[in-house]
RNA sequence: ACCUUAUCAAGAGCGGCGGAGGUAACAGGACCUGUGAAGCCGCAGCAACCCGACCUUUGAGUCGAAGGUGCUAAUUCCUGCGGUUUUAUCCGGAAGAUGAGGA
Numbered sequence: 001a002c003c004u005u006a007u008c009a010a011g012a013g014c015g016g017c018g019g020a021g022g023u024a025a026c027a028g029g030a031c032c033u034g035u036g037a038a039g040c041c042g043c044a045g046c047a048a049c050c051c052g053a054c055c056u057u058u059g060a061g062u063c064g065a066a067g068g069u070g071c072u073a074a075u076u077c078c079u080g081c082g083g084u085u086u087u088a089u090c091c092g093g094a095a096g097a098u099g100a101g102g103a
Stems, first nucleotide, its partner, number of pairs: 002102007013043005021032003026080004044072003049068002051064004055059001076095001081092003
C1' cells in the first nucleotide's frame, strides 16, 4: 500500500524550538496565519475505539481511565457525484480521517 467493519453535528491548549505557510489531494469558495503557519518536542486536556469493572435486560447497557491508539479553529470548514426540491434544504454516495480485525 490493500481488504472487512464501526464512527465522523459533541468535546478538549499552553509552552519551547522553528520561520512561511496552512485548512488530505485537485478545482471553486470561505477561512487561519509574523499578535508567528507547517513540522518536532514537553506538559496539560478531551474522548472512550481497544481496554478494565459491573449488571443480567448480554445491550445501541452503566461506570472507570492505569495502559495502546486517536484527537485538542471552523460539521471531515463548505461544495464537487446521484436522488428529491420551492434551488432553500434534506437524504445517500464518493473520497478522506481514526479505531479494531485481517491479509
Molecule: SAM riboswitch aptamer (S box leader)
Organism: Ruminococcus flavefaciens